[in-house]
Context: one part of a larger RNA
RNA sequence: UGCUAUAUAAGGAACUCGGCAAACUACAUCCGUACACUCGAUAAGAAGGAUGACCAUGGCCUAUUAGGUUCAUGGUGGCACAAAAUCGAGAGGCAUAACUGUUUACCAAAAACACAGGCAUCUGCUAUAUUGAAAUAAUGUUGUAUAGGUGCUGAAUCUUGUCCAAUGCCAUGAGUAUAAUGUUGGUGCGAGUAUCGUAUCUGACAGAACCUCUGGUCAAUGACAGUCUUAACUAUAAGGAUUCUAAGGUAGCGAAAUUCCUUGGCCAUUAAAUGUGGUCCUGCAUGAAUAGAGUAAUAAUGCCUCUGCUGUCUCAUAUAGUAUCUCA
Numbered sequence: 001u002g003c004u005a006u007a008u009a010a011g012g013a014a015c016u017c018g019g020c021a022a023a024c025u026a027c028a029u030c031c032g033u034a035c036a037c038u039c040g041a042u043a044a045g046a047a048g049g050a051u052g053a054c055c056a057u058g059g060c061c062u063a064u065u066a067g068g069u070u071c072a073u074g075g076u077g078g079c080a081c082a083a084a085a086u087c088g089a090g091a092g093g094c095a096u097a098a099c100u101g102u103u104u105a106c107c108a109a110a111a112a113c114a115c116a117g118g119c120a121u122c123u124g125c126u127a128u129a130u131u132g133a134a135a136u137a138a139u140g141u142u143g144u145a146u147a148g149g150u151g152c153u154g155a156a157u158c159u160u161g162u163c164c165a166a167u168g169c170c171a172u173g174a175g176u177a178u179a180a181u182g183u184u185g186g187u188g189c190g191a192g193u194a195u196c197g198u199a200u201c202u203g204a205c206a207g208a209a210c211c212u213c214u215g216g217u218c219a220a221u222g223a224c225a226g227u228c229u230u231a232a233c234u235a236u237a238a239g240g241a242u243u244c245u246a247a248g249g250u251a252g253c254g255a256a257a258u259u260c261c262u263u264g265g266c267c268a269u270u271a272a273a274u275g276u277g278g279u280c281c282u283g284c285a286u287g288a289a290u291a292g293a294g295u296a297a298u299a300a301u302g303c304c305u306c307u308g309c310u311g312u313c314u315c316a317u318a319u320a321g322u323a324u325c326u327c328a
Base pairs, nucleotide, nucleotide: 001323002322003321004320005319006318007317008316010314011313014312019309027052028051029050030049031048036042038155053076054075055074056073057072058071059069060068061067062066077081089307090306091305092304093303094302095301096299097298101113102112117153118152119151120150121149122148123147129139130138131137157293158292159291161224162223163222166221167220168217169216170215171214173213174212175211181206182205183204184203185202186201187199188198189197190196225243226242227241228240229239252286253283264280265279266278267277268276269275
């Protein structure tokens, strides 16, 4: 000097990105317990409070020479009685994810994954799908559409708007073109010569998917506008005009995990707030299963605040152990 512990006057987060770390709490019995809510053995061990050792007497209990005791009354000792160790700090608001669960073995545990539930789509059984070079192979399945495969979403609640123009997919019937191939004509060659074989070259006709047209489909990929003008103060614009479009963003939510300008305006919180909560809407660039909105419970999740608590700090100090140093 470092490390590991212990203790600390007064203050008590002034520390710091941030209460990180530490401290507080902790057990049993009794009392008592709010908002909210999906009404549940929820929230809840909410919060908060009292008691606790030992002795005597009485009561009560038992398996009754004795023992126990959640009881009552009185008393005794200690600084300290759940006497050590072990052993929840609590409350409020917001975001996100419903939940228990899973994950980057060795820098990420999360709001990511999964999930029950929802929806779409494919598949009629030698099923779709998967493995395989193939198999009358195997899985699926000793299953059969209340089944199996795939994709998106992600409990429950209230909902899920408009657009099929583009791309994709599906369907029906038309249209067009040809490939392989077939038919046929010409032609060359061969020949056992009307027939036939072959195909070097060449013409015509037939000929599938694709493609084009038509129709459908968005919980398919996706998309969801401008400009001008108007009410007897001003302002605003229910309304009107016009251009373009497949259709012009509905319900909701909104400076948001999304807001650039921005530390937006107002209110609350503070002595002081780029924070947080509420509200407004001027949404650079919100928006409905790429789900929208709210929501009880849950969370080693993220943010803000309060109570308690403390060496985090004001501001440092002491003690013990250990390492560093020297010798063996």